[in-house]
The prediction has a mean pLDDT of 81. A computed fold for a 72-nucleotide RNA from a Flavobacteriaceae bacterium, annotated as transfer RNA. Rfam family: tRNA. It is annotated as a transfer RNA. Taxonomically the source falls in Flavobacteriaceae (Bacteria, Pseudomonadati, Bacteroidota, Flavobacteriales).
C1' cells in the first nucleotide's frame, strides 16, 4: 500500500428494506430476622462518521475514520 471481515445497550448478540430487541448486568419491588438465592417490574440505543438509493435504511451505495486478518 493490496483485499475481505467486524461495528446495534454498561457486556454479549439479534434484527428478510417496513415500529430497533433478547440474555447477562445496574436499579427498583416481593420473599427473608439479614444476606445470599428466587421472583417480578419499569428504564437504558444519534445502529463508527457523512453523504446517495428508496414512500421507507441498523440493513443496499459510495467515501472518511477504527479494529482484526491474508497478502505483498
Nucleotide at each position: 500500500g493490496a483485499u475481505g471481515c467486524u461495528g446495534u445497550a454498561g457486556c454479549u448478540c439479534a434484527a428478510u428494506g417496513g415500529c430497533a430487541g433478547a440474555g447477562c448486568g445496574a436499579g427498583g419491588g416481593c420473599c427473608u430476622g439479614u444476606u445470599a438465592a428466587g421472583u417480578c417490574c419499569g428504564g437504558g440505543g444519534u445502529u463508527g462518521g457523512a453523504g446517495g438509493u428508496u414512500c421507507g435504511a441498523g440493513u443496499c451505495c459510495u467515501c472518511c475514520g477504527a479494529g482484526c486478518a491474508u497478502c505483498g